[in-house]
RNA sequence: AGUGUUUGAUCAUGGCUCAGAUUGAACGCUGGCGGCAGGCCUAACACAUGCAAGUCGAGCGAGAACGUUCCUUCGGGUGUUAUUAAAGCGGCGGACGGGUGAGUAACGCGUGGGAAUCUACCCAGUAGCGGGGGAUAACUUGUGGAAACGCAAGCUAAUACCGCAUACGCCCUAAGGGGGAAAGUACUUGCACUAUUGGAUGAGCCCGCGUCGCAUUAGCUUGUUGGUGAGGUAAAGGCUCACCAAGGCGACGAUCCAUAGCUGGUCUGAGAGGAUGAUCAGCCACACUGGAACUGAGACACGGUCCAGACUCCUACGGGAGGCAGCAGUGGGGAAUAUUGCACAAUGGGCGCAAGCCUGAUGCAGCCAUACCGCGUGAGUGAAGAAGGCCUUAGGGUUGUAAAACUCUUUCAACUGUGAAGAUGAUGACGGUAGCAGUAGAAGAAGCCCCGGCUAACUCCGUGCCAGCAGCCGCGGUAAUACGGAGGGGGCUAGCGUUGUUCGGAUUUACUGGGCGUAAAGGGCGCGUAGGCGGCUUUAUCAGUCAGGCGUGAAAGCCCCGGGCUUAACCUGGGAACUGCGUUUGAUACUGUAAGGCUAGAGACCGGGAGAGGAUGGUGGAAUUCCCAGUGUAGAGGUGAAAUUCGUAGAUAUUGGGAGGAACACCGGUGGCGAAGGCGGCCAUCUGGCCCGGUUCUGACGCUGAGGCGCGAAAGCGUGGGGAGCAAACAGGAUUAGAUACCCUGGUAGUCCACGCUGUAAACGAUGUGUGCUAGGGGUUGGGCAGCUGCUGUUCGGUGCCGCAGCUAACGCACUAAGCACACCGCCUGGGGAGUACGGUCGCAAGAUUAAAACUCAAAGGAAUUGACGGGGGCCCGCACAAGCGGUGGAGCAUGUGGUUUAAUUCGAUGCAACGCGAAGAACCUUACCAGCCCUUGACAUCCCGGUCGCGGAUUCCAGAGAUGGAUUCCUUCAGUUCGGCUGGACCGGUGACAGGUGCUGCAUGGCUGUCGUCAGCUCGUGUCGUGAGAUGUUGGGUUAAGUCCCGCAACGAGCGCAACCCCUGUCCUUAGUUGCCAUCAGGUAAAGCUGGGAACUCUAGGGAGACUGCCUGUGAUAAGCAGGAGGAAGGUGGGGAUGACGUCAAGUCCUCAUGGCCCUUACGCCCAGGGCUGCUCACGUGCUACAAUGGCCGGUACAAAGGGCUGCGAUACCGCGAGGUGGAGCCAAUCCCAAAAAACCGGUCUCAGUUGGGAUUGCAGUCUGCAACUCGACUGCAUGAACGAGGAAUUGCUAGUAAUCGCGGAUCAGCAUGCCGCGGUGAAUACGUUCCCGGGUCUUGUACACACCGCCCGUCAAGCUAGGAAAGCCGGAUAUGGCUGAAGUCGUGAUCCCAACCGCAAGGAGGGAAGCGCCGAAGCUAGAGUUGGCGAUUCGAGCUAAGUCGUAACAAGGUAGCCGUA
Repeated sequence: AGUGUUUGAUCAUGGCUCAGAUUGAACGCUGGCGGCAGGCCUAACACAUGCAAGUCGAGCGAGAACGUUCCUUCGGGUGUUAUUAAAGCGGCGGACGGGUGAGUAACGCGUGGGAAUCUACCCAGUAGCGGGGGAUAACUUGUGGAAACGCAAGCUAAUACCGCAUACGCCCUAAGGGGGAAAGUACUUGCACUAUUGGAUGAGCCCGCGUCGCAUUAGCUUGUUGGUGAGGUAAAGGCUCACCAAGGCGACGAUCCAUAGCUGGUCUGAGAGGAUGAUCAGCCACACUGGAACUGAGACACGGUCCAGACUCCUACGGGAGGCAGCAGUGGGGAAUAUUGCACAAUGGGCGCAAGCCUGAUGCAGCCAUACCGCGUGAGUGAAGAAGGCCUUAGGGUUGUAAAACUCUUUCAACUGUGAAGAUGAUGACGGUAGCAGUAGAAGAAGCCCCGGCUAACUCCGUGCCAGCAGCCGCGGUAAUACGGAGGGGGCUAGCGUUGUUCGGAUUUACUGGGCGUAAAGGGCGCGUAGGCGGCUUUAUCAGUCAGGCGUGAAAGCCCCGGGCUUAACCUGGGAACUGCGUUUGAUACUGUAAGGCUAGAGACCGGGAGAGGAUGGUGGAAUUCCCAGUGUAGAGGUGAAAUUCGUAGAUAUUGGGAGGAACACCGGUGGCGAAGGCGGCCAUCUGGCCCGGUUCUGACGCUGAGGCGCGAAAGCGUGGGGAGCAAACAGGAUUAGAUACCCUGGUAGUCCACGCUGUAAACGAUGUGUGCUAGGGGUUGGGCAGCUGCUGUUCGGUGCCGCAGCUAACGCACUAAGCACACCGCCUGGGGAGUACGGUCGCAAGAUUAAAACUCAAAGGAAUUGACGGGGGCCCGCACAAGCGGUGGAGCAUGUGGUUUAAUUCGAUGCAACGCGAAGAACCUUACCAGCCCUUGACAUCCCGGUCGCGGAUUCCAGAGAUGGAUUCCUUCAGUUCGGCUGGACCGGUGACAGGUGCUGCAUGGCUGUCGUCAGCUCGUGUCGUGAGAUGUUGGGUUAAGUCCCGCAACGAGCGCAACCCCUGUCCUUAGUUGCCAUCAGGUAAAGCUGGGAACUCUAGGGAGACUGCCUGUGAUAAGCAGGAGGAAGGUGGGGAUGACGUCAAGUCCUCAUGGCCCUUACGCCCAGGGCUGCUCACGUGCUACAAUGGCCGGUACAAAGGGCUGCGAUACCGCGAGGUGGAGCCAAUCCCAAAAAACCGGUCUCAGUUGGGAUUGCAGUCUGCAACUCGACUGCAUGAACGAGGAAUUGCUAGUAAUCGCGGAUCAGCAUGCCGCGGUGAAUACGUUCCCGGGUCUUGUACACACCGCCCGUCAAGCUAGGAAAGCCGGAUAUGGCUGAAGUCGUGAUCCCAACCGCAAGGAGGGAAGCGCCGAAGCUAGAGUUGGCGAUUCGAGCUAAGUCGUAACAAGGUAGCCGUA
């Protein structure tokens, strides 16, 4: 300090996620030691048991027991124990210490101040402590009760209680006066007591400031606010009461609701902040729940009292007892938190003169890896790089110096011994602890997580979208570094991971430190209140501001410097800091405040000016419609085409007249006016604002503006008018699969007017208002000024364009800013849910406004880039269309496919680019399929062992379907040799390694192939531009078949493609001349290059020439080129072939071959015989033959090319109607053969018919091949003679030697083409042209597509799940109010009753007490109310969920441009 994640890629926006630190933690796995800290965060739930507050005999009375001494009548007595125990009166302490955080949003806390107070014990001072009295508990007796606990009578003491005396100081006062105290005890110093003053400590009270969320809580308050008086308190005070006044608080957030103890601090962070408030410390509050007071210095009292309530316990049922949020502990709750320990030795507290007692405060120990810190689990040497494991390309690599082995050490733990400090004189729980010394031995001591990226660390096996993982992105569908295991590696280490929490990263709430044209975000517009901000200048002040001093800011903590534990954590001394508050002194620039001045801001005045600014009233013409009348006749209207509709009852058209409503053509303009919405004929009236000029006046009067008020298109609502045209709804006609739409014919609200409401719009410049500053250029509008006046310059105000700096993510903005600044307001904080629900306000309603959450996703969104696409545009190609010729689709047959059937009908190919395709040829074989019979080292390869010497061929027989098994006869008798059963070879038998697989995966692959497409494209280097993806080059102007070439150009070059180079063919030349040729010469035949010969020609096959827009004319930019022409066999690529860029389709092929992985191994391998691949209702593709006369049949007669041939082609001849047979010449081929070319041509016949067209089908008889033609071959002859009479929608090929038509050959092959691959013969028609269909190229445009339009995507419905709203109602909670009842208790009263102290002889009085009564008053009851929560049949929408239904709304002109508001 950053990172991952939206995209094909990019930049920016924006959320989500991670790495860090943290913790009172929990969970999983694991666990050696010590130090130091911490340990119910949940049920302020309920508690058994023990302990936690007592002490004082030096305040008082009384006073046991055990033991023991002495005596004894053995009953006991006495002394001691004994200043005893237990209890009582009395004093002090139980208000501290300890616990908890329920309540509390408060003067509760923090901080800083204040005045009207109290303070036991303590300190200091002053004065005093005299003299009396009456009771009472304990105790005794009686008595009630189960108990708790009493009651009555009697006795008694005090530092208990009460008078009296004294009291300057104290208190009260009417200022005269009045009132008020005490206690003793010990005896040695003393300790207590009373009054009072001061202090200290502690406490109470008041105030300034600070202290959480919600405004979907906006008004709250009647003791309320203040005053007077009184009461009350320690004390000010409505604290309480009476009376008077009507105040007080609140947008600077009252009141209500929700939440919460506050702080020092703690965690985090660079800081500012944010979160938090365990342990320690300060304060507060509470003590089962609620209320209340008593006592006391102090309490409204945790281990006190009373009452009420709930709960628990005891009970004799009458009544009682209790309060762990003290320490342990129990149950319960919970993910979760310890011992019913030791000691008062230390520190501290209470009491006491003290000894001492008490002390679950505290000091220690126990449990827990809960946190932090430290230590250990060994160290050195050690390569044969051991074994084992894992991987492997089989060589090796790795684990790994790791181990073993050798040498060494002993921290820690263990054992033995010794043994502290903590303790000032005594006293040690911890504790025989820490420490120290010694002994033995590597001995007792390592795990957890991770290894796809972020993020350090990789392989194998298993699994196969399963099981599972996952913090985010995402892994897993047969080769998973992501699941599980293993090996290896990485990280941390007595821990490691996970989960939760908080801060950080997040400048992602932005004070430091963000934004708002398009990403979320400017209010629709103005006026204006509070508030905020505010021109120049003078003086004063010093509130803000700044500086210094003083006080305070507890301690601890943090930080710094030291010190103590072996170190550290930890403990400790000092310092700094505590950014704050208060006070004081000073400064006076700026801001504020007060007073005064000024004119540059603002306003007023005067003179001009433009304008659809607003309101009202008039008025005008054109047009539509309707009505009347005339002319006139059959249509009109409408559309893509139609129909509904109107019209012979006279429409449309046309002429004249009339009615009525609405809107104002031309002018008209990125012209004008207005704050915005908005405003358009003309005239008048009323009226707002603006601009220019003058510089007369005021003198900061200003800017902005939360609330508030007003204005505010259209639609809509109410009432009343009006209604021509248009036109939601509605109706009809079309379109369509449907068409509740688009189109058409009609048509009502509405649109118009008046009045009232509504208050929203994509109310947009998606840009708040105001002010100042910052280059220019050329338009336009309204004024002014100047000049040399058809113009130019200049100035102010407005309105558009281009453009610099600057800004911006980019697009873009750019003096009309989105630049540079200031002031103020509004608004934003991921997408969806949702501008929705609930609540409030407004509205007649529709609805508007304000405005969430649950849940859900990892994105949503912006700008720009490259592609792809468009029922976008431009340009251009192609048998793409058009123009033609012939076909297919109909028939029969052939063949392939689908389907179906089957035991099997093997498998693959499936739009173009599968379907006469793999297959250049399934009767067996092939063959992979099926049923069946066999074999198991195998049909085939290599290695090992044993045996044999062969093997092989032929014959016969038996079993069998055959494979195979058994028997038999004959022929033949391996090679090398070192002569050794030695080697090789072959065969047989055996063993195991292995063979074998047309089994799977073409989505693991190589290779090969198809296709776009023989389309003209695809890229790179350097440079330049851009933040970047990228662009440029490659775009543009021409041209071409072509990214072909030329020109231009921030590009310059280059590569793969194009073209050319290669082959065939077309002309010529040359060389060569057999098997080919034969002009000339000769010979010769029935005929014939047959022979001699020739080398001319044809031909054969080698080499060359030739064509290059080279020449001419025109055109074009003078270029590239194009058009025409000449010459030429050929002319602009002459024709044809081979040749296929970067890439696309996970295209095809694991069944050609190769190959990874997986699978089978007496079978998914191998061998057989038989069947099947040929099955057949049907559908499709590709073909053949036809439908006939341009023909069929018969006869005759010509002319090719290219091929093939020895397991071959096979002539002449003979036989057969024929297929063919017999036979064998010739030929290893320019020699011989296949071989007849056919159409054509000549002659004849048929005469338009299902025929002499057509040949399917079937019968019979044959031929050939073959081991074998039944399933299932081809051909022949005779007979039979089907459909078919030119083929619907649709669709295909072809642009010249092409289509069409005719035959010939070849591969495969024993045999079997209508297929395929070739060959030649005959030989057309048409192309105006590029609008349209299809495909392609290029430029541009739009895009929400990028798996790229076969894309994306919306809504209803159906299904499941989830959360939420509404809901008749049901059940609670807290709260306020009214009423009833009213405990305890204080206060008041107290006729009545009772009473020791004082007075009084007494009666009685003073005084006290009680019952009773009254006010207040908790809980309870009750009434209605608002509020909040839970449940709720049903219901509503929402969200999510691979493959449901219906449509096609949006994205391209998305096929009706889209969107906003409204109905």
The RNA shown here (small-subunit ribosomal RNA) has 1463 nucleotides and comes from an uncultured prokaryote. It matches the Rfam family "Bacterial small subunit ribosomal RNA". Model confidence (mean pLDDT): 85 of 100.